[in-house]
Context: one part of a larger RNA
RNA sequence: CUGGGCGUAAAGGGCGCGUAGGCGGCCUAUUAAGUGUGAAGUGAAAUCCCCCGGCUCAACCGGGGACGCGCUUUGCAUACUGGUGGGCUUGAGUCCGAGAGGGGGUGGUGGAAUUCCUGGUGUAGGGGUGAAAUCCGUAGAUAUCAGGAGGAACACCGUUGGCGAAGGCGGCCACCUGGAUCGGUACUGACGCUGAGGCGCGAAAGCGUGGGGAGCAAACAGGAUUAGAUACCCUGGUAGUCCACGCCGUAAACGAUGAGUGCUAGGUGUCGGCCUGUAGAGGGUCGGUGCCGCAGCUAACGCAAUAAGCACUCCACCUGGGGAGUACGAUCGCAAGAUUGAAACUC
Numbered sequence: 001c002u003g004g005g006c007g008u009a010a011a012g013g014g015c016g017c018g019u020a021g022g023c024g025g026c027c028u029a030u031u032a033a034g035u036g037u038g039a040a041g042u043g044a045a046a047u048c049c050c051c052c053g054g055c056u057c058a059a060c061c062g063g064g065g066a067c068g069c070g071c072u073u074u075g076c077a078u079a080c081u082g083g084u085g086g087g088c089u090u091g092a093g094u095c096c097g098a099g100a101g102g103g104g105g106u107g108g109u110g111g112a113a114u115u116c117c118u119g120g121u122g123u124a125g126g127g128g129u130g131a132a133a134u135c136c137g138u139a140g141a142u143a144u145c146a147g148g149a150g151g152a153a154c155a156c157c158g159u160u161g162g163c164g165a166a167g168g169c170g171g172c173c174a175c176c177u178g179g180a181u182c183g184g185u186a187c188u189g190a191c192g193c194u195g196a197g198g199c200g201c202g203a204a205a206g207c208g209u210g211g212g213g214a215g216c217a218a219a220c221a222g223g224a225u226u227a228g229a230u231a232c233c234c235u236g237g238u239a240g241u242c243c244a245c246g247c248c249g250u251a252a253a254c255g256a257u258g259a260g261u262g263c264u265a266g267g268u269g270u271c272g273g274c275c276u277g278u279a280g281a282g283g284g285u286c287g288g289u290g291c292c293g294c295a296g297c298u299a300a301c302g303c304a305a306u307a308a309g310c311a312c313u314c315c316a317c318c319u320g321g322g323g324a325g326u327a328c329g330a331u332c333g334c335a336a337g338a339u340u341g342a343a344a345c346u347c
Stems, first nucleotide, its partner, number of pairs: 004318002007301002012315001014201004021194003025088007033081002035077008049065006091191001092188003095184003102177001104176006110154001115149007125136002162169002206247006215241002220236004258314006266292011296303002320347003329340004
C1' cells in the first nucleotide's frame, strides 16, 4: 500500500454554510500531460539467479550470461483521464403565478385556570392518605358571590397532520423575514456533488449581570412508612423554571441508519399543488408523510422506491474486554467542565 466494515455486534461527526482538496453531463476540434507501445542511454563492482571452469568434493574462488521491477531522452498511437477552443440542454440556477407553513424580536390583545389581596354571605371544620400525621382554621378557614393584583402556559381544534438542516416550533392580530413545492417552460449554459481545517447554529441542566416570580419544584425542613428509609407517599419550600444581554457546547442531539446522484414489482392511507371531470366521486401526475409487501439484501431480527436492494462520488468513524473517555500535555471556558486522548497492568 491492498484487502473488511459502521440500524441492533466496535464504528455516522448533533446540524448547517463553506475554504483547500477529491470527484464530475452530452457533442466536437485540437493537444499529447496521464496512459499504451517501440528504440536509445543509464541503472559501478561485489552479491542473488543460470551456464561453464579451478582447489579430490563442498564451502570458497575464476569466467560468461541474465536480472536490475527505476529514471532520462526520443518515435508512434489517441479509446479513456487531463489541458485548450467551440457548441448543446437533460444536471444546476434565474424569472412569473398560486397555495400552505415555520422561526425571531417587538408592539398589541383574549379567555379558562392556579395563587394572593379587599369586601359580602356563612360556621366548624378543611386538607391530605393505603391509613394517618405534620399543615391551615373561631384573629372566622374550607365553600360561595363580587371586585382587584400578578406571573406563567395556551384546553377544544389536534392528528398515524404540518413546517424546519438539526436542536426544535401550537391562543389571536400587526410588522420584519428564511426555505421548500406545484404549474408555465421564457432565460443562463455544467455555473455541479462532497467537503479535512474554518465559521455559524445548537434541547435540558448549569454559569455571569440586571429584572421578574403565579404555579411547579432539585437542595433543605417537617410528617409518615420501615429493621433502617439520607427514598418512594404527605405538608411546606429556596435555587431554578420566565425576560434581557453574555457564556456553556453537551444528550438514548435516535431513524441508534452521513450527504449527493442514477437504476430497481406491487397494494393501501394521508398532506400540499396541478390536469381531467359541470360538480362530487373517481382517475392521472409532481412533491412530502405512514403502513403492508415482491425481487434482492441481512448472522438473525428485519430493511424493502423515505432500502439496510443494485451502483458511483466525497467526508466522518471502527479494529478484543477492563484500565478509560481516565492520566499527562495542549486548546477553549468565569466556573462547572468540554474537546483532543494514551500507557503500565490485567482477563
Overview:
RNAcentral holds the full RNA, with entries from Greengenes. Small-subunit ribosomal RNA, central domain from an uncultured bacterium, 347 nucleotides, folded computationally. The coordinates come from a structure-prediction model, not an experiment, and the mean pLDDT is 84.